Description:
RNAcentral holds the sequence, with entries from ENA. Small-subunit ribosomal RNA from a Pseudomonadota bacterium, 1545 nucleotides, folded computationally. Its Rfam family is "Bacterial small subunit ribosomal RNA".
[in-house]
RNA sequence: AAUGGAGAGUUUGAUCCUGGCUCAGGACGAACGCUUGCGGCGUGCCUAAGAAAUGCAAGUCGAGCGGGAGUUCGCGCUGUCCGAAGCUUCGGCAGAGGACUUGCGGACUCUAGCGGCGAACGGUCGCGUAACACGUAAGCAACCUGCCCUGAAGUGGGGGAUAGCCCGCCGAAAGGCGGAGUAAUACCGCAUGUGCUCCGCGCGGCGCAUGCCGUGUGGAGUAAAGCAGCAAUGCGCUUCAGGAUGGGCUUGCGGCCUAUCAGCUAGUUGGUAGGGUAACGGCCUACCAAGGCGACGACGGGUAGCUGGUCUGAGAGGAUGGUCAGCCGGAUUGGGACUGAGACACGGCCCAGACUCCUACGGGGGGCAGCAAUUAGGAAUCUUGCGCAAUGGGCGAAAGCCUGACGCAGCGACGCCGCGUGAGCGAUGAAGUCCUUCGGGAUGUAAAGCUCUGUCCUGCGGGGACGAAGAAAGUGACGGUACCCGCAGAGAAAGCCCCGGCUAACUACGUGCCAGCAGCCGCGGUAAUACGUAGGGGGCGAGCGUUGUCCGAAUUCACUGGGCGUAAAGCGCGUGUAGGCGGCUCUUUAAGUCAGAUGUGAAAUCCUGCAGCUCAACUGCAGAACUGCAUCUGAAACUGGAGGGCUGGAGUCUGGGAGAGGAGAGUGGAAUUCCUGGUGUAGCGGUGGAAUGCGUAGAUAUCAGGAGGAACACCCGUGGCGAAGGCGGCUCUCUGGCCCAGUACUGACGCUGAGACGCGAAAGCUAGGGGAGCGAACGGGAUUAGAUACCCCGGUAGUCCUAGCCGUAAACGAUGGACACUAGGUGUUAGAGGUAUCGACCCCUCUAGUGCCGUAGCUAACGCAUUAAGUGUCCCGCCUGGGGAGUACGGCCGCAAGGUUGAAACUCAAAGGAAUUGACGGGGGCCCGCACAAGCGGUGGAGCAUGUGGUUUAAUUCGUCACUAACCGAAGAACCUUACCAGGGCUUGACAUCCGCUGAAAGUCCACGAAAGUGGUACCCCCUGCAGCAAUGCAGGCAGCGAGACAGGUGUUGCAUGGCUGUCGUCAGCUCGUGUCGUGAGAUGUUGGGUUAAGUCCCGCAACGAGCGCAACCCUCAUCGGAUGUUGCCAGCGUAAAGUCGGGAACUCUUCCGAAACUGCCCGUGUAAGCGGGAGGAAGGUGGGGAUGACGUCAAGUCGGCAUGGCCCUUACGCCCUGGGCUACACACAUGCUACAAUGGCCGUUAACAAAGGGAUGCGAAGCCGUGAGGCAGAGCUAAUCUCAAAAAUACGGCCUCAGUUGGGAUCGAAGUCUGCAACUCGACUUCGUGAACGCGGAAUCGCUAGUAACCGCAGGUCAGCUAAACUGCGGUGAAUACGUUCCCGGGCCUUGUACACACCGCCCGUCAAGUCACCUGAGUCUGCUGCACCCGAAGUCAGUGGCCCAACCCGCAAGGGAGGGAGCUGCCGAAGGUGUGGCCGGUAAGGGGGACUAAGUCGUAACAAGGUAGCCGUAUCGGAAGGUGCGGCUGGAUCACCUCCUUU
Repeated sequence: AAUGGAGAGUUUGAUCCUGGCUCAGGACGAACGCUUGCGGCGUGCCUAAGAAAUGCAAGUCGAGCGGGAGUUCGCGCUGUCCGAAGCUUCGGCAGAGGACUUGCGGACUCUAGCGGCGAACGGUCGCGUAACACGUAAGCAACCUGCCCUGAAGUGGGGGAUAGCCCGCCGAAAGGCGGAGUAAUACCGCAUGUGCUCCGCGCGGCGCAUGCCGUGUGGAGUAAAGCAGCAAUGCGCUUCAGGAUGGGCUUGCGGCCUAUCAGCUAGUUGGUAGGGUAACGGCCUACCAAGGCGACGACGGGUAGCUGGUCUGAGAGGAUGGUCAGCCGGAUUGGGACUGAGACACGGCCCAGACUCCUACGGGGGGCAGCAAUUAGGAAUCUUGCGCAAUGGGCGAAAGCCUGACGCAGCGACGCCGCGUGAGCGAUGAAGUCCUUCGGGAUGUAAAGCUCUGUCCUGCGGGGACGAAGAAAGUGACGGUACCCGCAGAGAAAGCCCCGGCUAACUACGUGCCAGCAGCCGCGGUAAUACGUAGGGGGCGAGCGUUGUCCGAAUUCACUGGGCGUAAAGCGCGUGUAGGCGGCUCUUUAAGUCAGAUGUGAAAUCCUGCAGCUCAACUGCAGAACUGCAUCUGAAACUGGAGGGCUGGAGUCUGGGAGAGGAGAGUGGAAUUCCUGGUGUAGCGGUGGAAUGCGUAGAUAUCAGGAGGAACACCCGUGGCGAAGGCGGCUCUCUGGCCCAGUACUGACGCUGAGACGCGAAAGCUAGGGGAGCGAACGGGAUUAGAUACCCCGGUAGUCCUAGCCGUAAACGAUGGACACUAGGUGUUAGAGGUAUCGACCCCUCUAGUGCCGUAGCUAACGCAUUAAGUGUCCCGCCUGGGGAGUACGGCCGCAAGGUUGAAACUCAAAGGAAUUGACGGGGGCCCGCACAAGCGGUGGAGCAUGUGGUUUAAUUCGUCACUAACCGAAGAACCUUACCAGGGCUUGACAUCCGCUGAAAGUCCACGAAAGUGGUACCCCCUGCAGCAAUGCAGGCAGCGAGACAGGUGUUGCAUGGCUGUCGUCAGCUCGUGUCGUGAGAUGUUGGGUUAAGUCCCGCAACGAGCGCAACCCUCAUCGGAUGUUGCCAGCGUAAAGUCGGGAACUCUUCCGAAACUGCCCGUGUAAGCGGGAGGAAGGUGGGGAUGACGUCAAGUCGGCAUGGCCCUUACGCCCUGGGCUACACACAUGCUACAAUGGCCGUUAACAAAGGGAUGCGAAGCCGUGAGGCAGAGCUAAUCUCAAAAAUACGGCCUCAGUUGGGAUCGAAGUCUGCAACUCGACUUCGUGAACGCGGAAUCGCUAGUAACCGCAGGUCAGCUAAACUGCGGUGAAUACGUUCCCGGGCCUUGUACACACCGCCCGUCAAGUCACCUGAGUCUGCUGCACCCGAAGUCAGUGGCCCAACCCGCAAGGGAGGGAGCUGCCGAAGGUGUGGCCGGUAAGGGGGACUAAGUCGUAACAAGGUAGCCGUAUCGGAAGGUGCGGCUGGAUCACCUCCUUU
C1' cells in the first nucleotide's frame, strides 16, 4: 500500500463435454394481497405535453407627475337652519356661536391614469431534439452586458403635446370615437464636449494570420431630469474608461440502434461585392466557379432531453437519468414580430387552426407542462391547509407591500432508520388441541399464578425551548410542538410467508390425474412431508409475500475473459483494391509511449476522519477522490515518420527434370448397337421363380462386309499434375505452374485481404447440331394386402459437340492463408550429391511432394501429432439453445428453375457431441441344447372324459391367460364342502376377552314349521375349592339374560406387503477387496491361445486374491467285504404236504458299517491342461437317477392356504337353515382316455414271472349264496408274520379271416348292487339288451438319445361313496436313429452398428381429419408520417410608394411651405389550407399459404441394425403421403473376399 471473485437444479440407464432455461443476491418514484402500535428523515401522476370548475401563484414606487376620494385643520365667501347673552313696544329686534353647503390652503390615508423599475428571475414539465443539444478542453485580434463596484467629466437653457378628468356619441358586452383642456424623472430642439464615434495625416509597441494596442494633430458628429430635506446632504440622471456578473458565437474530442437505408447535396461547396446582426459566417441577395459529404457509415428510418450522478458488479463493464444540482428545450397547435440591457416572451401582443365559454347573433373571451383542487386515462401517485417568523427574490430613500419561491403542517408502511408490544420467578410439565407403537410424546415456562418495571401509549398535572439576528427594543406559521418532571394502569399494540429438491423447516386428516399446486425439475390416477385443512416447525418482523423492471450469477458477445475436425461455427477455389500487420543495421524526429509540473475536473453524492440531533437514518465541517482533458518541460528503449546502408524474406537469371495441368487440331484399335449378305433351326432372352419382349416374314448363335456415336480395358499404383472444380488411347501446335542444382543480379519489392473480378462437378435452361450405348418421365410384365418402388422387357428428354446462361453439392481433410519453432521410425514419387564399382544396382546424405506408425504437447472424448487439431505472430471469414427457417418480406442476380442477402411472431426445456454399460439387428465369428436333422410314437379328424372361453341363468361363486392359464388352486362340489342364488330366520351375535344379574341350561315330551328355530308342559334347581354349625360369603368353572367396549367379513387393494411359487435355467454365469488404467460413467481381473458338461482346468497377461454359483460333500441304484438272522432265506440234514416245523447263517434279502474309480496304469499326442486308444475291473472318464436352482428378470402368480398395513360393511358385505347352483349348452380351444384292428380281437387252459405301497370307526382270508356288482360270515393282522393281491402284457391251444366285422364301444332301454340322513337335478359299479362315430386323420404341431421311447399292468394319496380316463409312485417287455450344425427355436462368449434404455412388442416420418394460437399473402379499404410540383396566401419584418394624415425643428407677421414621420397601397418572403403525384409504417378484409401445439383418429413404413433397395448432399422429374427414380458427389455405410500399406513374430 492493498480488503477483492462461492454456486445450485434441469438433456442420460449412467458419464464427460457443449449448450440453453431456471433459482439463491442487490436495487426500485413502484403496484397488488393479507396485516398494522409509535416516532424521525425523506419521498409521492412513470399513463393523457388529455381536458379544464374555483381560488391564489408579479408586483411595486405618491420621495417622478397632474388629478380624484376620505378625514382633519386654517382662512375666506354665499345661502339655509338653529339660535346664547342682551334689548323689547312682548309684536319683535339683535345677532355671538353652532350645523350644513361652496371656495382656497395645509396635513394624513387611499388611489384609477401618465411615468420608472420588475415582469426574460423564481416555479413547472420533458413534447421536440441524434444536434456544438449536452459533457469536457480550448478560442473570440469577431461580440453584448440593465441593476452592482471603481475612476474621470457633466447635469445649462427652452419647447410642444398627451392620458387621466370633463362634455357629447356608438355598443348587449368587450370596448371604442369625437370635442375641450392638463402635468412630469414622458417626448423634442438648442448650448456645452471630459470623453466617445467617423474621416484625414503622423509616431511608438505587439501578435500565428486577418490584424491589435497606445499616442499626437486637423475636421465633422454626439449628452443629461429631476426628487426629498430647513439645511448639511442623500437618492437619481448623462458621457466615457475599467471591473464583476450574466450571456452570444466558433472549434477538438466523447457518449444510441439500424446497411432488409448506399449513395446524398442546388444556397448545395467555395469566391467576389453588397445587405443584415451586438458579433463572425450562405445568415441573406446578386454574380462567378463546380464543388462538398460518404464504407473511419454520408443520406434515410427508429428511439431518446444531456450531465453530475444512481443501481449493480471483484473489477472491466452493464443498466439507468425519478427526487437534488448544472445545461438545454417547451408553454393549447403552427407562424410572426414588438418592447426591452436581456424575449421572439408559461400567468404579453398579432395572425391562422382545433377546442371551449358568453352573446341582444351584430360581436367578444380563454389557454394550470405554477400551488391546491376536479375530471378522464390507468395497476397506480397527496390538502381547493397555515405563514411570510426564517432563507431568498421584486419594487421602494424608508416604513413597507408582494412572493402556492420558500418555511411548516396534513394524507399514503412508498422507502430508509430507530423504539415498543413487557421483565423475573413459575412443573401435578394444568386444561384444550395434535400425534401415537396407546406406553406415551408435542405445544411448553408457554399459560395460569406470584413479584416487579413504566420504554411506549393513554389520561391528568407542572415546566417548556433552540430556530431571532448587528447596540437595544420588537418580531414564531410550526406550537404549548420537541423536550423535562410527577401520578395511575401490563393495561391498547403481531403479523406474513414458507416447510419435495434447489432451500432453513414434518406429521395427521380430507381429496383421488378430480379439486388444485408450480420459479425450474415436477406433484395429484386411495396410504400425497408437493393439492386443501389442522397440529407442529422454519424464516423475516410492523411488516411479510406476489408481480413488474434493471444489474449480478452469465467467462451466455469473452478488452480483462470464449470459440469454429465430429457439439453452433472455415467463404467451393483463386487473383487482387482499400485496410491491417511487417526482416537486419545506422542517424534523426518526437506523433504514439513514459516521467514531472501547471490549469481545470462546480456544488451535492461516494470514501475516510471529526462533530450535531438521546442512537441511527439524516445533517454539518475537514480531507481524500473525481481513474478525464488541455498546456508546458523532459526521456528516446519500443511502435510510427524522415534519411542512409545490408541480404537471410521475396523476386530475376543460367543449366537440368517429372507430370492424366490447360486449349485446339488430327488420328487408332477393341467392344456394344444397327444395316446388307452367307451358314443354320426353334427357340432366344430374362429371373429368386416367371412373364411382358424378340423369333418360322427365320431370331439367338456364327462368318464376311459396311454405318455411326460414345468411351478409352490392360498399364493403374493411399502413383502423378492442378488453386479448387477436376484431369487417363496416340500424335502435333500453342500455353500455365512446379521441383532440383548453381552462381550472378534487384534490395523488403513482403503476408493477408472487406468490397470487386475471375474460375467453378452433376443436374437444369436457350439456340443449332448429333444420337451407338445408357437412361429420369412414360408404357408393359412381375412381386405385393396395395406397389405410383425395389426385379424384368421397352423407352423420351438428357448424357456428346458448338455458342451462351446457371453458380449450386457430404464443392470434405466436414480442418482459411502465411511464417517460425518443437523426438523419431518406416514406405513411396521427383531430383541432386557422396561412397563404391568397369558399369548398373545396393548403401549414405540433402531438397521438394505424398502415406502410415508414434514421443512430448493438445483435446470433452474420439483422436491430431514437422502435411498439427502442439507452441507462437499476423490477416480474413464465421458462431452464440432447439424448432419456426435458410422460410417470409424487401433488395440484388437469373430466360426460367432458382440463387444470394436474410428476420419476426409463436413454441419447447431441451436440441446436441464423444465415450460407457446393456439390449437389439432380416450384422459377423465361436460354441451348446431332442434346437434342427436322422428315427420311434403321438396330437390336430372320431366318440367319450376333464378343464377353459363364450353363451345362458335367480345363481351358473372366485382366482389363473403366450411359452410360464386351460385333468391349474381342486390329493376327489349329491347335503356338507360353498365362498354363489331364492326364501325363512338371528343381532354382543356361530367364535374371543371384560362387566353386572341369575342358577340354570341342555336334554326328554307336545304343538307349529321345509329346517333353522319359536312357543309350551313336566322332570331338574348347576359344579369345584375355601371359610362357616348354618344361613351365607369369597374365588374359580359352566350356562342363560342384559348393557357396551367389541366380535365377524372367501368384502377391496398381490400395483401397499411378508411368506411361498412359476419362468429364463441346472443355463454358466453373477460379483467383491486391493492394485492398475480412464477427467468420468466404467474398464481390467472375467479378455486372449487351448481345453471342458462347466468362469472345468492349463498357458499367457497389470493384475493379485476372494465370494455366490459349477463340481464334490447328501440320498438312491449297480460290485464286493464285515456285522445282523426275525416275521425274511433254504445249499446241505431231518419232516407225508406246505420254509410248516427242527435246524442252518452258506445264498437271496434286510439294516448298519466299510471297500471300490483316482485319467491311478500302459501306448500315442500335446509345453501343459487335456484328448484318443488299451488293459484290468461290477462299474471308466461327471458310472445311472434324485435332492440341490447364483446375482437377477417378468409391479409374473397368490390378500380365496396362512399372516398382514390401509380402506369399506356393522339388525349386515356378519351368522344360522331349507332348497337350488358351481354338473346349464348352438359353439370354440386345451389336456387326456378308447379306438379304427390280424404285430389284432375273443375264448380256454395249463402255466407263469414283479416292484413299490396301504391297512384298527381299517385291510378283511377260508367257507357259503348270487351270472355278477355284491351279500352272509368273520380267521388273521397294531402287520418283512395277516390282508388288499388277481399283476398285466407274455407263453401255449382254439376260434375269427379283412368286414364297420367276434374291430370299436358311445348312446339308449330294462333289472340290480353298494355307499350314504338322502343318489331327481347329480354317484360309482353289475347283468341283459342296444350297438353310434370311427378304415390312421388338412394346414399345423408335441414327446423322446437307453433300460430311454413305445407297450403292459400294480399301488397310493384325497375319500362315506365317486364321475381317477387325472395325479404321484412302482415294476414288466423293450427298440430305432444321430451323416452333421447350412437352416428353425432357445441359450452362452467375443466382436460390430445403433437415432433403442418402458431397451425392436423399441424408436420414428409425412399426407389426411379435428381443435387452438401466432404469422405470411390478399381484390381492396382506412389512419398516420413524409418527398416533389403547383395554387391560395393571414399576421408580420424588410423594401418601394405614400395625391390622405401629422404638435415640437427650419423659413414665414400670417396663410402656407420645407425637413421628417405615419395611415394606406404595392412587392419579396411567408404559417395554416388546397390540388396532383410518389414513398414508408400501421389497422382492417372475402379468400389463399404454410407453421406451432394438442393421452389414446385415418393411411401407409421413409429413417435408426446391412432398418430389410446402405444412407445422405446438390439437381431434375414423378407420385395420396412418407417418398421413388435418373445424373454427379460424400462415408458421417454393415459384411465377406482380394489388393496395398503399417506393426509384431